[in-house]
Context: one part of a larger RNA
Molecule: large-subunit ribosomal RNA, domain IV
Organism: Candidatus Shikimatogenerans bostrichidophilus
RNA sequence: CACAGCUAAGGAACUAGGCAAAAUGAACUUGUAACUUCGGGAGAAAAGUUACCAAUUAAAUUGGUCUCAGUAAAAAGAUUCAGACGACUGUUUAUCAAAAACACAGGACUCUGCUAAAAUCGUAAGAUGAUGUAUAGGGUCUGACACCUGCCCGGUGCUGGAAGGUUAAAUUAGAUUGUUAAUAUAAUUUUUAUAAAAUUAUAUAAAGCUUUCGAAAUAAGCCCCAGUAAACGGCGGCCGUAACUAUAACGGUCCUAAGGUAGCGAAAUUCCUUGUCGGGUAAGUUCCGACCUGCACGAAUGGUGUAACGAUCUGAAUACUGUCUCUGCUGUGAGCUCG
Numbered sequence: 001c002a003c004a005g006c007u008a009a010g011g012a013a014c015u016a017g018g019c020a021a022a023a024u025g026a027a028c029u030u031g032u033a034a035c036u037u038c039g040g041g042a043g044a045a046a047a048g049u050u051a052c053c054a055a056u057u058a059a060a061u062u063g064g065u066c067u068c069a070g071u072a073a074a075a076a077g078a079u080u081c082a083g084a085c086g087a088c089u090g091u092u093u094a095u096c097a098a099a100a101a102c103a104c105a106g107g108a109c110u111c112u113g114c115u116a117a118a119a120u121c122g123u124a125a126g127a128u129g130a131u132g133u134a135u136a137g138g139g140u141c142u143g144a145c146a147c148c149u150g151c152c153c154g155g156u157g158c159u160g161g162a163a164g165g166u167u168a169a170a171u172u173a174g175a176u177u178g179u180u181a182a183u184a185u186a187a188u189u190u191u192u193a194u195a196a197a198a199u200u201a202u203a204u205a206a207a208g209c210u211u212u213c214g215a216a217a218u219a220a221g222c223c224c225c226a227g228u229a230a231a232c233g234g235c236g237g238c239c240g241u242a243a244c245u246a247u248a249a250c251g252g253u254c255c256u257a258a259g260g261u262a263g264c265g266a267a268a269u270u271c272c273u274u275g276u277c278g279g280g281u282a283a284g285u286u287c288c289g290a291c292c293u294g295c296a297c298g299a300a301u302g303g304u305g306u307a308a309c310g311a312u313c314u315g316a317a318u319a320c321u322g323u324c325u326c327u328g329c330u331g332u333g334a335g336c337u338c339g
Stems, first nucleotide, its partner, number of pairs: 001333006009325002013323001018320001026050005035040001037144001051065005066070001078318007085310002090102002106142007119128003145305004150235003155232002157228005164223003171217001174213002178209002182204009236254005263297001264294001275291005
């Protein structure tokens, strides 16, 4: 040092925190609160009994005997109060996170009418969906249950509409570029002179093909017009006013698409802040109950409650203890010294 056993008096004074340890523990009998979704809570809590002998077949009961001690060793729930979060059982970071995260039943919106659904995989063939058919299947959000879920469609998205504006490729009236047949002029050459023919140069240039432009006509989309928030999202300033003071039910004004309703609130959200008051303690930055001045809560990005449940988080209490005041002793092993 490690692992065990004990430690007077005290008993959480330890510590970030009762971490660790101690304590509880079996069977039977009695008894059992708030709250509650009436199932639970509940093994709530709390209290008692347990060996052996005899009386009767057993059980129960009664009487008796012994010990410090009778579930005589070992094995075998600590409990209660209050709050937060998540309803619950479940799932998860194999190897630092098990949770308040994920899932969940339930709720809502949306897409999908099927020879070949929507959606998904694949270049395709084809396959899943489904040997299913809207009480079905896919996607998104919320997350048992109870009470509820307010206002805003201006922006973004989605759905519908089609009068007007704008708008692509392809096509196209027409124009245009290049090319050449051909014609004209000039020069040269050849042949028997004019003439003709050939070659070269210049100019003009049809049709066809080709280059470039192009009026008019033409879709969805966008602009536009409506709807839609359990779609993404958003949900105000300033000033004055009541017969003490204070406050402002009330009024004025500006802006907005509309100005936050119910409920909750120093909260897993509150900066100032250890807010203020009350409770608990001798003493409480934590905790519980209120207040509302909400820096910067708020209604399925759900709001507020909630029995049961939780190796969750937070505060308090009883019991218990070497966690501590404050150490000490013993055993076993390791190590060290000597051999």